[in-house]
């Protein structure tokens, strides 16, 4: 220098172009318990890496950029 893959709650992952972005775990509150853990109930938490484009509609498709990983030279 060229090519490929990845980026979504704190963490790990989902999400045919169409519902209020879902699940697990963690966190917080309450219940239960002598206390804690486990268990039960509830709550908060991601406008999806950034900027544009296509579309009636974009996490999803296209372009550029940033960061990470890999391959070739």
């Nucleotide at each position: 220098g060229c090519c490929c893959c990845c980026a979504u709650g704190g963490u790990g992952u989902a999400a045919u172009g169409g519902a209020u972005a879902a699940c697990a775990u963690g966190u917080c509150u309450c219940g239960c318990u002598u206390c804690g853990g486990a268990c039960g109930a509830g709550a908060a938490g991601a406008c999806u890496g950034c900027a544009g484009g296509u579309u009636c509609a974009a996490c999803u498709c296209c372009u550029g950029c940033u960061g990470g990983g890999g391959g070739c030279a």

A computed fold for a 73-nucleotide RNA from a Candidatus Falkowiibacteriota bacterium, annotated as transfer RNA.
Its mean pLDDT, the model's own confidence on a scale to 100, is 81.
NCBI's taxonomy places the organism under Bacteria, Bacteria candidate phyla, Candidatus Falkowiibacteriota.
It matches the Rfam family "tRNA". From the family's description: Transfer RNA (tRNA) molecules are approximately 80 nucleotides in length. The family's RNA type in Rfam is transfer RNA.